[in-house]
RNA sequence: CUGUUCAAAGCCAAACCCAUCGCAAGGUGGGGACGGAAAGCUACGGAUCCCAAGCGGAUAGCCGGGUUGCCUUUC
Numbered sequence: 001c002u003g004u005u006c007a008a009a010g011c012c013a014a015a016c017c018c019a020u021c022g023c024a025a026g027g028u029g030g031g032g033a034c035g036g037a038a039a040g041c042u043a044c045g046g047a048u049c050c051c052a053a054g055c056g057g058a059u060a061g062c063c064g065g066g067u068u069g070c071c072u073u074u075c
Stems, first nucleotide, its partner, number of pairs: 003075001011036002016031006034061001040067003044064003047059004
């Protein structure tokens, strides 16, 4: 350094509920924890979804890619 694995500290927060924005998919804030080692960021490829059908939009917690990054027991 890479992989594997144990523990601790801190971090994020699915479903659901409330408020709010949006035609919608869905976003944001609060409550809440199913989970997460990139569940940080990024629509580049694939995939799915929405539409007022566009040279449009949503999902990064669907899978890859890019990029940044915390702890360090065992093997």
Predicted 3D model of a 75-nucleotide RNA (c-di-GMP-I-GGC riboswitch aptamer) from an uncultured Geobacteraceae bacterium.